[in-house]
RNA sequence: UUAUCAAGAAAGGCGGAGGGACUAGACCCUAUGAAACCUUGGCAACCCUUUCCCAAUCGGAUAAGAAGGUGCUACAUUCUAUCCUUUUUUUUUGGGGACAGAUAA
Numbered sequence: 001u002u003a004u005c006a007a008g009a010a011a012g013g014c015g016g017a018g019g020g021a022c023u024a025g026a027c028c029c030u031a032u033g034a035a036a037c038c039u040u041g042g043c044a045a046c047c048c049u050u051u052c053c054c055a056a057u058c059g060g061a062u063a064a065g066a067a068g069g070u071g072c073u074a075c076a077u078u079c080u081a082u083c084c085u086u087u088u089u090u091u092u093u094g095g096g097g098a099c100a101g102a103u104a105a
Stems, first nucleotide, its partner, number of pairs: 001105005010040004018029003023081004041073003046069002048065003053060002077100001082097004
């Protein structure tokens, strides 16, 4: 910089109080054992492999796969914060974006 972020997938060991990215608030998980680390398994299909099509290397697209490189494996990028919009007399409700973030190339 670009793409994606509604799905999916857990046991054991170790550890001993936090965790859900950061700030504040809310909500949730946690001594029926948090985080971190280790082992084994699993998920997904970004890279990748095969197939087929676009006349054609390149490039793009279809279908299938999972050996390898990453990633992930409570719920959800959890909500609010800033902007636009919808509804409401007000409180409020719904939707979309921005910002920030995660992963891959």
A computed fold for a 105-nucleotide RNA from uncultured Maribacter sp., annotated as SAM riboswitch aptamer (S box leader). The sequence is in RNAcentral, with records from MGnify. Lineage of the source: Bacteria > Pseudomonadati > Flavobacteriia > Flavobacteriales > Maribacter. It matches the Rfam family "SAM riboswitch aptamer (S box leader)". Rfam's curators write: The SAM riboswitch is found upstream of a number of genes which code for proteins involved in methionine or cysteine biosynthesis in Gram-positive bacteria.